[in-house]
Small-subunit ribosomal RNA, 3' major domain from an uncultured bacterium, 476 nucleotides, folded computationally. The full RNA is in RNAcentral, with records from ENA and SILVA. Model confidence (mean pLDDT): 83 of 100.
Context: one part of a larger RNA
RNA sequence: UGACGGGGACCCGCACAAGCGGUGGAGCAUGUGGUUUAAUUCGAAGCAACGCGAAGAACCUUACCAAGCCUUGACAUCCUGCCGGCAGCAUAUGCAAUGUAUGCCCCCCUCGGGGCGGCAGAGACAGGUGGUGCAUGGUUGUCGUCAGCUCGUGUCGUGAGAUGUUGGGUUAAGUCCCGCAACGAGCGCAACCCCUAUUUCCAGUAGCCAGCAAGAAAGAUGGGAACUCUGGAGAGACUGCCCGGGAUAACUGGGAGGAAGGCGGGGAUGACGUCAAAUCAUCAUGCCCCUUAUGGCUUGGGCUACACACGUGCUACAAUGGCGUUAACAGAGGGAUACGAUGCGGCGACGCGGAGCGAACCCCAGAAACAGCGCCCCAGUUCGGAUUGCAGCCUGCAACUCGGCUGCAUGAAGCCGGAAUCGCUAGUAAUCGCGGAUCAGAAUGCCGCGGUGAAUACGUUCCCGGGUCUUGCACA
Numbered sequence: 001u002g003a004c005g006g007g008g009a010c011c012c013g014c015a016c017a018a019g020c021g022g023u024g025g026a027g028c029a030u031g032u033g034g035u036u037u038a039a040u041u042c043g044a045a046g047c048a049a050c051g052c053g054a055a056g057a058a059c060c061u062u063a064c065c066a067a068g069c070c071u072u073g074a075c076a077u078c079c080u081g082c083c084g085g086c087a088g089c090a091u092a093u094g095c096a097a098u099g100u101a102u103g104c105c106c107c108c109c110u111c112g113g114g115g116c117g118g119c120a121g122a123g124a125c126a127g128g129u130g131g132u133g134c135a136u137g138g139u140u141g142u143c144g145u146c147a148g149c150u151c152g153u154g155u156c157g158u159g160a161g162a163u164g165u166u167g168g169g170u171u172a173a174g175u176c177c178c179g180c181a182a183c184g185a186g187c188g189c190a191a192c193c194c195c196u197a198u199u200u201c202c203a204g205u206a207g208c209c210a211g212c213a214a215g216a217a218a219g220a221u222g223g224g225a226a227c228u229c230u231g232g233a234g235a236g237a238c239u240g241c242c243c244g245g246g247a248u249a250a251c252u253g254g255g256a257g258g259a260a261g262g263c264g265g266g267g268a269u270g271a272c273g274u275c276a277a278a279u280c281a282u283c284a285u286g287c288c289c290c291u292u293a294u295g296g297c298u299u300g301g302g303c304u305a306c307a308c309a310c311g312u313g314c315u316a317c318a319a320u321g322g323c324g325u326u327a328a329c330a331g332a333g334g335g336a337u338a339c340g341a342u343g344c345g346g347c348g349a350c351g352c353g354g355a356g357c358g359a360a361c362c363c364c365a366g367a368a369a370c371a372g373c374g375c376c377c378c379a380g381u382u383c384g385g386a387u388u389g390c391a392g393c394c395u396g397c398a399a400c401u402c403g404g405c406u407g408c409a410u411g412a413a414g415c416c417g418g419a420a421u422c423g424c425u426a427g428u429a430a431u432c433g434c435g436g437a438u439c440a441g442a443a444u445g446c447c448g449c450g451g452u453g454a455a456u457a458c459g460u461u462c463c464c465g466g467g468u469c470u471u472g473c474a475c476a
Stems, first nucleotide, its partner, number of pairs: 001476002004472002007470007015460002019424005026315008034306002042053002064301007073125001077124002079121006088104006106115003127290002130288003136284002138279003141275001143273001148187006154163003167178003193267004198235007208224002212222002238261001241255005317417001321376006333364003339356001343352003383414001388409007430452007
């Protein structure tokens, strides 16, 4: 000087408390451990691994296993020879790769050749998701969006170092004010950026419709440019104004005006560093290792196993509910190998067909909870939907291993969950549906979107994490 203390003082954070809803019990989904297996590919491991890499494993992917094959190789550069009926495409054969057979079948040109492609051969080499993240780059997590981390000069100290950065206030903040052997500065904080809340101007179609006309009705039409909205440019909030407190300061309590008030709300933004944290399997890369195999191709299997254990979720256990019926109100997105309307068929999944739309036009697209009316009458039920049987639909070369969906039947556990434990302070929690990426198909996951919309916070004694000062010190 740091680190540490079941030392002290001060302060903060959904840290506790006050509340609301969960997890832990059930069934299922998903990830992991374990076990099993020919293989169940690999990585991630307290917080900070476990719906994580994976924004999507039937084949492919795929790295694993079995079997059948290849050896200058699936891919790159170089050499020699031959070929242009080679290669490629299609068909047949073969489980497939491979091989064989048949059909179609190069370009430029100065005619020397060149380009492109193939076959054969020789080696130089290719190739490796093989090892090492404790050799590395790059990227990332984490403490933590915590308020800290440093430097120059000066001064003090023999020196390590100190000072500045401590102190008195204040702040979300090393934020600002005052003081001070310090005076300044840098990286962080804040601001500058984006979205959102109000408004003005400009613009008015594919969006809008107040007033006018017309229409059976529908902004469908004439028209309108007001309103909504769209998207450009501005305005607006700064403790600016008033009162009190404070040291006359920083700031703070209250008030006015205002759409918004003291950082208005949200996002992006992550200092010096810590964890030899994670990643050699995104990529790059040193070294080591394999080279008729640890490389390459293919078929089938596996990654989907199942006595069990854990994490994360979904659905429930019902009456603030379930079911039937009628009827209302979003936002943000996506769409051409796409979205696919009206119509017709089917109980339905869906099929037939194809209008429109590269989309403020058309489509996905019915929002759902909510509301009205009716049934159920507290029961393992008209709760709950697992599991199973049968019959189907769709995608795809192909749904046995191993997809999703529909109809009928079946109708399990479950009557609110032990110890323990998690999230959340406002348009939040809770609850309700909608969309997107990936994607042929395959979400209860993820990323977004809006609808309805709470309770509570006395307070900082205690638990956890953190910051500043100080003290002790068996540690460095």